Model confidence (mean pLDDT): 84 of 100. Predicted 3D model of a 331-nucleotide part of an RNA (large-subunit ribosomal RNA, domain IV) from a Nanobdellota archaeon. The RNAcentral record of the full RNA draws on ENA.
Context: one part of a larger RNA
RNA sequence: UCUAACUAAGGGAAUUCGGCAAAUUAGCCCCGUGCCUUCGGUAUAAGGGGUCCCUGCUUUUGUGUUCUUAUGAAUGCGAUUGCAGGGCGCAGUGACUAAGACGGUCCGACUGUUUAACAAAAACUUAACUGCCUGCUAGCCCGUAAGGGUGUGUACAGGUGGUGACGUCUGCCCAGUGCCAGUACUUGAAACUUGGUUUCAACUGAGCUAAGAGCUGGUAAACGGCGGGGGUAACUAUAACUCUCUUAAGGUAGCGAAAUGCCUUGCCGUUUGAAUGACGGCCUGCAUGAAUGGCGUAACGAGAUCGUCACUGUCCCUAGUUAGAAUCCAC
Repeated sequence: UCUAACUAAGGGAAUUCGGCAAAUUAGCCCCGUGCCUUCGGUAUAAGGGGUCCCUGCUUUUGUGUUCUUAUGAAUGCGAUUGCAGGGCGCAGUGACUAAGACGGUCCGACUGUUUAACAAAAACUUAACUGCCUGCUAGCCCGUAAGGGUGUGUACAGGUGGUGACGUCUGCCCAGUGCCAGUACUUGAAACUUGGUUUCAACUGAGCUAAGAGCUGGUAAACGGCGGGGGUAACUAUAACUCUCUUAAGGUAGCGAAAUGCCUUGCCGUUUGAAUGACGGCCUGCAUGAAUGGCGUAACGAGAUCGUCACUGUCCCUAGUUAGAAUCCAC
């Protein structure tokens, strides 16, 4: 000096990206328990008191004996409840064991799963909602095939996508790209039919024609998309109103400096002595927005973030103890 432990006056997060680490708390019994809530929870909420030994009385009860009677009484040995008095120590779950608590916000409903060996999460899954395919010799999957699986199942079934409890909702656009359906008509290869070159072959012309394409419709919980300029109210400002260009349609309800906001440390308020933080509000949304789901949400979370109390060697500011290691010296 390091490693692993232990202790520390006064202060108590001043440390630090951040209370990281450590400390606090802890079992059981009794009292008590707010907001919120899907009425189940939250909840061991929070917050208090007790806990050892001796003695007396007492509750309930097992069993033995005696008395007696129809119900018990007394007593012995056990188990057990409550109250009181006394005793010892700083301390009685005396060691071990054994939650720090609470509040705000974000995300994900939850339990569960995951990157064996840098990531446990807001990622995956999930119940639930929803689209599509499929009438069984089905659809989907494996196999060149025979055949096999789903399934000795049959649409309340099977397969395959999307969203992701619950509550409340899920607006407009089918022009593009897909998908589905239709199609009197157009296009459309070879084969086939037929014609030509005297015949055969080759070549060539015409006819017929499948899928597909054209054409006509449908479909967004399919992929996706969801404007610009000018003017206007009796202060000003703003614009319910109006004009115009333009689109397939011009973003509805919600939410909003957000896990999304460039400018930006936006502006206002609360919190602090002081806040690029947090929370609430505003809306001027660079570039929010509705199952690529929007907005809420009790419970839950080794999730993210902010705060309060308690607690502490994190720090002010270091010191000491124990065990071990390295280095140096001696043998």